[in-house]
The prediction has a mean pLDDT of 81. Predicted 3D model of a 77-nucleotide RNA (transfer RNA) from a Gammaproteobacteria bacterium. The organism belongs to Gammaproteobacteria, within Bacteria. It matches the Rfam family "tRNA". The family's RNA type in Rfam is transfer RNA. The same sequence occurs in records of 2 taxa.
RNA sequence: GGGCUCGUAGCUCAGUUGGUCAGAGCAGGGGACUCAUAAUCCCUUGGUCGUCGGUUCAAGUCCGACCGAGCCCACCA
Numbered sequence: 001g002g003g004c005u006c007g008u009a010g011c012u013c014a015g016u017u018g019g020u021c022a023g024a025g026c027a028g029g030g031g032a033c034u035c036a037u038a039a040u041c042c043c044u045u046g047g048u049c050g051u052c053g054g055u056u057c058a059a060g061u062c063c064g065a066c067c068g069a070g071c072c073c074a075c076c077a
Stems, first nucleotide, its partner, number of pairs: 001073007010026004019057001028044005050066005
């Protein structure tokens, strides 16, 4: 330098056919239960969907560039 895959909540991930309000589990906060703690149950906070632009009535989803991570190939000495 080239190719491929990936980037969504604090963490692990789903969402891929463009259209219901962006979700689950864990974690955090509050409550119930208990003499108390743990466990369990209920409620709840939390997101510029890596960044910028484009297409579209509508983009996490499609297109381009860039940034970052991983893998492979090539080049130099």